[in-house]
Context: one part of a larger RNA
RNA sequence: GAACGAACGCUGGCGGCGUGCUUAAUACAUGCAAGUCGAACGAGAAAGCCCGAUUUCGGUUGGGCGAGUAAAGUGGCGAACGGGUGAGUAACACGUGGAAAAUCUGCCCUUGAAUCUGGAAUAAUCCUUCGAAAGGGGGUCUAAUACCGGAUAAUACCUCGAAAUGGCAUCAUUUUGAGGUCAAAGGCGGGGCAACCUGCCGUUUAGGGAUGGUUCCGCGCUCCAUUAGCCUGUUGGUGAGGUAACGGCUCACCAAAGCUACGAUGGAUAGCCGACCUGAGAGGGUGACCGGCCACACUGGGACUGAGAUACGGCCCAGACUCCUACGGGAGGCAGCAGUAGGGAAUAUUGCGCAAUGGACGAAAGUCUGACGCAGCAACGCCGCGUGGGUGAUGAAGCAUCUUGGUGUGUAAAACCCUGUCAGUGGGGAAGAAACGCAUGGGUAGUAACUGACCUGUGCCUGACGGUACCCACAGAGGAAGUCCCGGCUAACUCCGUGCCAGCAGCCGCGGUAAUACGGGGGGGACGAGCGUUGUUC
Numbered sequence: 001g002a003a004c005g006a007a008c009g010c011u012g013g014c015g016g017c018g019u020g021c022u023u024a025a026u027a028c029a030u031g032c033a034a035g036u037c038g039a040a041c042g043a044g045a046a047a048g049c050c051c052g053a054u055u056u057c058g059g060u061u062g063g064g065c066g067a068g069u070a071a072a073g074u075g076g077c078g079a080a081c082g083g084g085u086g087a088g089u090a091a092c093a094c095g096u097g098g099a100a101a102a103u104c105u106g107c108c109c110u111u112g113a114a115u116c117u118g119g120a121a122u123a124a125u126c127c128u129u130c131g132a133a134a135g136g137g138g139g140u141c142u143a144a145u146a147c148c149g150g151a152u153a154a155u156a157c158c159u160c161g162a163a164a165u166g167g168c169a170u171c172a173u174u175u176u177g178a179g180g181u182c183a184a185a186g187g188c189g190g191g192g193c194a195a196c197c198u199g200c201c202g203u204u205u206a207g208g209g210a211u212g213g214u215u216c217c218g219c220g221c222u223c224c225a226u227u228a229g230c231c232u233g234u235u236g237g238u239g240a241g242g243u244a245a246c247g248g249c250u251c252a253c254c255a256a257a258g259c260u261a262c263g264a265u266g267g268a269u270a271g272c273c274g275a276c277c278u279g280a281g282a283g284g285g286u287g288a289c290c291g292g293c294c295a296c297a298c299u300g301g302g303a304c305u306g307a308g309a310u311a312c313g314g315c316c317c318a319g320a321c322u323c324c325u326a327c328g329g330g331a332g333g334c335a336g337c338a339g340u341a342g343g344g345a346a347u348a349u350u351g352c353g354c355a356a357u358g359g360a361c362g363a364a365a366g367u368c369u370g371a372c373g374c375a376g377c378a379a380c381g382c383c384g385c386g387u388g389g390g391u392g393a394u395g396a397a398g399c400a401u402c403u404u405g406g407u408g409u410g411u412a413a414a415a416c417c418c419u420g421u422c423a424g425u426g427g428g429g430a431a432g433a434a435a436c437g438c439a440u441g442g443g444u445a446g447u448a449a450c451u452g453a454c455c456u457g458u459g460c461c462u463g464a465c466g467g468u469a470c471c472c473a474c475a476g477a478g479g480a481a482g483u484c485c486c487g488g489c490u491a492a493c494u495c496c497g498u499g500c501c502a503g504c505a506g507c508c509g510c511g512g513u514a515a516u517a518c519g520g521g522g523g524g525g526a527c528g529a530g531c532g533u534u535g536u537u538c
Stems, first nucleotide, its partner, number of pairs: 001538004006534005013385006019378002021343001026341003030338003035077003040074002048065007084296003094220007103213002108209008116150004126139005156181011186201006222268003229259002234256008271293004275286004298319005321332004349375001351374003357371001358369004388418004398409004422479001424474005432465001437460008482527005487508003493522005503510002
């Protein structure tokens, strides 16, 4: 000198864009943060209103609307994304470059084929029962795109053969023969008297693609040798099991190997990177925000489901803690968004909205979305603007100084003439919105034809921010300047007070009676809505 997720002191007008628990991965009250689909399925209220019957005028009862609505249940998809944190990890965790002839991939795209025929249950409901509750037990009934048979089936899988091509050792690819095994589900429309035909969304199977994972390897990756030896599934082999898959991944047997001064093992510290800061560069430091990867979700362990699991807002077990209890037993997990307590020098609102972007579900309307878009708080940072402009000497007064002539503050003020940024008041007032959908035209493929599908034209609908940005008008210089420094480094000097005291100080050093160095006044210098100090890095 530059920088900062900063803090502290003094001061503080406005706006834009960013940023905001670096400490206790401490404990959490409360609310919200993951649902959706009735075009998969069977059922299905109530309040309230209206009408009727009856009535001891209190009511009782029937019907309709509410409504095939709410809530619940079966089923499907999602919940593995998105969001948070950095505790652990010195490791193929990460970065980079390769390999998979050792691999998986829901939804999506594309190319073929198929979607036939049966069955038995069960939840909800109803009845009953245990429990304080959480939550269960038993019985009766019922549906499905839930579950289970049968058929058919291959270029799928398995077994046994043959041939060709290629390679990288195991082999890979292609063609072909025989045998065996495995599938499905419907829903919503349109036409038709019907049989049936047809559209869309699904379902099954096979191939390819895309996307996303998984595994392996080369190289790189902090400090300590006052850590020198380490290891027994350890190192390798054979066989088996397991996995999507290779492999001591696991097991049985066999051998006795394997790593290490080019630093093994042990200990300490630490998420890694793109990047960020600094620097002429080489380097050095950092890993906040944003993006990629990894790990974690009260602590430790475990599997289930699933295309996919570190399963944050899933399950089970153990533990610590908190809460409820009828003492028998139960409930919980903010390192999601707000918020609270605590810790700390220190870090924000229990806000608005799904209008946009993105995501889940749905044919769609739409629903959900503390992701996200916005607003609020904070000079925390960067940037921009303002606090007025011009004229104005008798160089006014005041203050300071003084050699008593004066000099400085100083065109500074006053005064006169203007302007109107920002703030204020009053009007006007956006872009961000185009899709989806609805209405109505046209076209493409398909169909016997229609509906529908896809493409496209026109119109309508949708804004949290927000009456915000922006524009216009009004009035009036009115509402808006401080902080640090002035001995040298280092720009800026005098007076008084004090008297090695009180004090200053980054270094050198000032102060013991004329202190440009302490405190105050005047004056000056620097920066300016900031200035200075402290901390850290180069």
Annotation
The part of an RNA shown here (small-subunit ribosomal RNA, 5' domain) has 538 nucleotides and comes from a metagenome. The RNAcentral record of the full RNA draws on SILVA.